[in-house]
RNA sequence: CUCUUAUCAAGAAAGGCUGAGGGACAUGGCCCGAAGAAGCCUUGGCAACCUGUAAUGCAGAACUUAUAGUAAAGCGUAAGCAAGGUGCCAACUCCACCCCGAUUGGCAAUAUCGGGAAAGAUAAGUC
Numbered sequence: 001c002u003c004u005u006a007u008c009a010a011g012a013a014a015g016g017c018u019g020a021g022g023g024a025c026a027u028g029g030c031c032c033g034a035a036g037a038a039g040c041c042u043u044g045g046c047a048a049c050c051u052g053u054a055a056u057g058c059a060g061a062a063c064u065u066a067u068a069g070u071a072a073a074g075c076g077u078a079a080g081c082a083a084g085g086u087g088c089c090a091a092c093u094c095c096a097c098c099c100c101g102a103u104u105g106g107c108a109a110u111a112u113c114g115g116g117a118a119a120g121a122u123a124a125g126u127c
Stems, first nucleotide, its partner, number of pairs: 003125006013043005021032003027096003044089003048086003051082003057075002062070003093119001098116006
């Protein structure tokens, strides 16, 4: 890289180097940027996945005051918490762009709203 699954309306800073672009691709918009873009470094933070951690619950070895009590191993739930591995720290994945439906409109166009898909990003696994 391929494939599978899940999530994507929330959240999150400062400094240094550098010097013109950036917001995934194509298109149409719209935004950010010399009051410093993208990139790199340092510190800080956010909290999605992976990791660990619990009671109620299931279980029932063994024991005893014995037909009922006590109760170990084991299974399992992660709201919260912990540290690590990634990730992230403008705007809904910035909006649309493909399909369906509704409203507006005499019809069409236009506009708005809702749903779905495609693509993308991240994580875990697979190859």